Formats: sequence, structure tokens, C1' cells
RNA sequence: CGGAGUGUGGCGCAGCUUGGUAGCGCACCACAAUGGGGUUGUGGGGGUCGGAGGUUCAAAUCCUCUCACUCCGA
Repeated sequence: CGGAGUGUGGCGCAGCUUGGUAGCGCACCACAAUGGGGUUGUGGGGGUCGGAGGUUCAAAUCCUCUCACUCCGA
């Protein structure tokens, strides 16, 4: 320098193909059960999707540029 992949709550991931309320598990907080811990159950908070721009009534999703990381090639 060229090509490909990944990026979504604190962590690990799904959702993208086919645009239509941002979800799951763990973690965290509150309450109940227990003498307490662990554990179980119920409820709750937290991200607007790496960044910018565009298309659209509507974008995590489509298009363009760009950043970080990984892999392949030179």
C1' cells in the first nucleotide's frame, strides 16, 4: 500500500440478509423467602448501535467517507 472481517449497556453476544418500539445471558440495584451468607423468585436502572455525512415518512440495518482492532497478500 491492496483485500477481507469485527465494532451494539459494565462484560459476552443476538438483531443487519428482508429498514418499522434496541434485546438476551451474566453482572448491578431494590424487595421477598433465610438467624446470616449462599441460593431462588419478583421488580428495576443503565446503550440510542465506533465517528461523520447521505438516502428515506422512518436507519443498528441501505450508500459514501473515516477511526480502532484482527487476518491475508505485496

The RNA shown here (transfer RNA) has 74 nucleotides and comes from Thiothrix eikelboomii. Lineage of the source: Bacteria > Gammaproteobacteria > Thiotrichales > Thiotrichaceae > Thiothrix. Rfam family: tRNA. From the family's description: Transfer RNA (tRNA) molecules are approximately 80 nucleotides in length. The coordinates come from a structure-prediction model, not an experiment, and the mean pLDDT is 82.